[in-house]
This is a predicted structure of a 538-nucleotide part of an RNA (large-subunit ribosomal RNA, domain I) from a Bacteroidia bacterium.

Context: one part of a larger RNA
RNA sequence: GGCAGACGGUGGAUGCCUAGGCUCUUGGAGGCGAAGAAGGACGUGAUAAGCUGCGAUAAGCUGGGGCGAGGUGCAAAUAACCAUUUGAACCCCAGAUUUCCGAAUGGGGCAACCCAAUACGUAGAAGGCGUAUUAUUCCGUAAGGAAGGCGAACCCGGGGAACUGAAACAUCUAAGUACCCGGAGGAAAAGAAAAUAAAAUAUGAUUUCCCAAGUAGUGGCGAGCGAACGGGAAAAAGCCCAAACCGGCGUUGUUUAGGCAAUGUCGGGGUUGUAGGACUGCAAUGUAGCAAGAAGUAGGAGAAGUGGAAUCAGCUGGAAAGUUGAAUCAGAGAGGGUGAUAAUCCCGUACACGAAUUUUCUAUGAAGCUUAGCAGUAUCCUGAGUAGCGCGGGACACGAGAAAUCCUGUGUGAAUCAGCCGGGACCAUCCGGUAAGGCUAAAUACUCCCAAGAGACCGAUAGUGAACCAGUACCGUGAGGGAAAGGUGAAAAGCACCUCGAACAGAGGAGUGAAAUAGUUCCUGAAACCGUCUGCUU
Numbered sequence: 001g002g003c004a005g006a007c008g009g010u011g012g013a014u015g016c017c018u019a020g021g022c023u024c025u026u027g028g029a030g031g032c033g034a035a036g037a038a039g040g041a042c043g044u045g046a047u048a049a050g051c052u053g054c055g056a057u058a059a060g061c062u063g064g065g066g067c068g069a070g071g072u073g074c075a076a077a078u079a080a081c082c083a084u085u086u087g088a089a090c091c092c093c094a095g096a097u098u099u100c101c102g103a104a105u106g107g108g109g110c111a112a113c114c115c116a117a118u119a120c121g122u123a124g125a126a127g128g129c130g131u132a133u134u135a136u137u138c139c140g141u142a143a144g145g146a147a148g149g150c151g152a153a154c155c156c157g158g159g160g161a162a163c164u165g166a167a168a169c170a171u172c173u174a175a176g177u178a179c180c181c182g183g184a185g186g187a188a189a190a191g192a193a194a195a196u197a198a199a200a201u202a203u204g205a206u207u208u209c210c211c212a213a214g215u216a217g218u219g220g221c222g223a224g225c226g227a228a229c230g231g232g233a234a235a236a237a238g239c240c241c242a243a244a245c246c247g248g249c250g251u252u253g254u255u256u257a258g259g260c261a262a263u264g265u266c267g268g269g270g271u272u273g274u275a276g277g278a279c280u281g282c283a284a285u286g287u288a289g290c291a292a293g294a295a296g297u298a299g300g301a302g303a304a305g306u307g308g309a310a311u312c313a314g315c316u317g318g319a320a321a322g323u324u325g326a327a328u329c330a331g332a333g334a335g336g337g338u339g340a341u342a343a344u345c346c347c348g349u350a351c352a353c354g355a356a357u358u359u360u361c362u363a364u365g366a367a368g369c370u371u372a373g374c375a376g377u378a379u380c381c382u383g384a385g386u387a388g389c390g391c392g393g394g395a396c397a398c399g400a401g402a403a404a405u406c407c408u409g410u411g412u413g414a415a416u417c418a419g420c421c422g423g424g425a426c427c428a429u430c431c432g433g434u435a436a437g438g439c440u441a442a443a444u445a446c447u448c449c450c451a452a453g454a455g456a457c458c459g460a461u462a463g464u465g466a467a468c469c470a471g472u473a474c475c476g477u478g479a480g481g482g483a484a485a486g487g488u489g490a491a492a493a494g495c496a497c498c499u500c501g502a503a504c505a506g507a508g509g510a511g512u513g514a515a516a517u518a519g520u521u522c523c524u525g526a527a528a529c530c531g532u533c534u535g536c537u538u
Stems, first nucleotide, its partner, number of pairs: 001537009015523001016487002020458002022455007029447002031150002039101003042055003046078001050074002061095006070082003106115003116134007136147004154185001155183005165172001169220001195203002207234005217225002238439003241383001245268010273417001275382004279376004288370003296364006305353003311326005327344002329333001335347003388412008398424001419434005474481002494522001497509004
């Protein structure tokens, strides 16, 4: 030196555990903000660095409710206090306070700072101090009101890529995606046919899902893209203006001073395709409804919380919930905890209760509102720079195509119900509808957040980046990037005291404990790696 065995050190795998995550379900909530938000800075404790809470009333103040003997957060200890039925602490609801920055808004500024003006107060000139007001834009004659900023996704609109695929690449694709901007709501958007259909006595707003169907199509007919009709479900809800006509008021013009006309505004009227309405005549004071539901009333839901059954003994053990024996309750044998595995020990569980104020839902409820007949058809009305068309684009599953339909930058430019549009070029017949104004619940989408619950989800190199004081430490000028790090024990009982030692190091005793090779580097404690001893061997 090698090999083997034994015993250690180091190390932190493995096993077990879970305080944290992940993915969902049901219900709630779906916003906060100039009455100053979100987010911060700085303060605030007897002692106080951090976290948490709070704001110069500063781990808190007031009221109401709950609870009931102990409290002064994490967090030990000391001090000083509070409370003990005259009710502290704690929990819930409501209110008060709420520095400075921040949309930040009196002006400025390198956020948390600096400097004002006006009025009033501070007995008083000046200074200082205190309180209030003083930004901009929009609306409004004014008084005054509104907006602004933040927020996870969902929604609508305005803009809008490239990598990539086409095995290259240009049309095409990716994709109207990512991203940027604007806007809104708890949903948004869409929506009561200028619809669809063509088999017929056809259907009858919109939205979403299943099928139709990877079909018909579209497509350097490549890669790809990709409907609709119709059927079945969910949910269902329909309405209001403009105009004709009538009237009030104002202005203007004109006048024979009675008015007339024009125009503006307000009210009535009226709202559709079997055309309807105005208008004229007749008839009737009735029928049916609303609701997208005001105040009030009643009931339900929503807080902390309250009540809530039933077991003992022997044995093993450090410990009984184990085991043995004998019992009990069950509208409760969900779950968790307790020194091992507990229906009956504890918290709970089933079940039954609990709101002053406030919110919300349901029912009722009406200040209110709507709705109608018959006949006539001469006249009037029924959304114009619109529809359509040319050119250029875009959207439609549809790439200009035979290309209808929809939108419109530009240029043109109708008809007026004997009208007009559509039925995939176009024409005729036929059929369907009535554009150029508007509103509309539900079925649908999403989850920053709250409550309850679930898992053939993870179990500390996993699961969130983060189980732990993590978006921290650290890195970067910055945008930004971004960790590692869990476990003594049932209970600290966390080793009094003694010895060695320079020792507040360490060790040996002693003691605690079931265990200390469980001693804070603490459960288990693999391997690599490093030793000690013994044997064999060179």
It matches the Rfam family "Bacterial large subunit ribosomal RNA". Gene Ontology terms of the family: ribosome and structural constituent of ribosome. Its mean pLDDT, the model's own confidence on a scale to 100, is 82. The full RNA is in RNAcentral, with records from ENA. The source organism's lineage runs through Bacteria, Pseudomonadati, Bacteroidota and Bacteroidia.